c-di-GMP-I-GGC riboswitch aptamer from a Bacillota bacterium, 93 nucleotides, folded computationally. The coordinates come from a structure-prediction model, not an experiment, and the mean pLDDT is 86.
[in-house]
RNA sequence: AGCGCUAAGGGCAAACCUGUCGAAAGGCAGGGACGCAAAGCCAAAGGGUCUACGGUGCUGUUCUACAGCACUAUGAUAGCCUGGCUGCCGCAG
Numbered sequence: 001a002g003c004g005c006u007a008a009g010g011g012c013a014a015a016c017c018u019g020u021c022g023a024a025a026g027g028c029a030g031g032g033a034c035g036c037a038a039a040g041c042c043a044a045a046g047g048g049u050c051u052a053c054g055g056u057g058c059u060g061u062u063c064u065a066c067a068g069c070a071c072u073a074u075g076a077u078a079g080c081c082u083g084g085c086u087g088c089c090g091c092a093g
Base pairs, nucleotide, nucleotide: 003090004089011036012035016031017030018029019028020027021026034079040085041084042083045082046081047080048077049076050075054072055071056070057069058068059067060066061065
C1' cells in the first nucleotide's frame, strides 16, 4: 500500500417521539437504536432519487384574483451508487 474474519479500545446513529428552522424535501438539538470497517468529510467530480417557495405553460371558476395539473433546481439527500481526501486496530490472511 492492499485487505477486513475475529479481537482490543472505541465511534456513529435508522425508524419513531419532543422541540425548533424551512413553502416543501429536509436540516439542527434532545431522547432512542435499525444498522454501519469509514454510516468521517466533499453536493462546483459524475449519476440517481426527493421537493417546487419562485418561474413557465395549460385548464377551471364566483375571472385583473383564486384553485388545479404539468415542466423546471439555484433547494435537499454522503445511511442511494460511483469517485476524491482523511482516519483507529494490525489478531487472521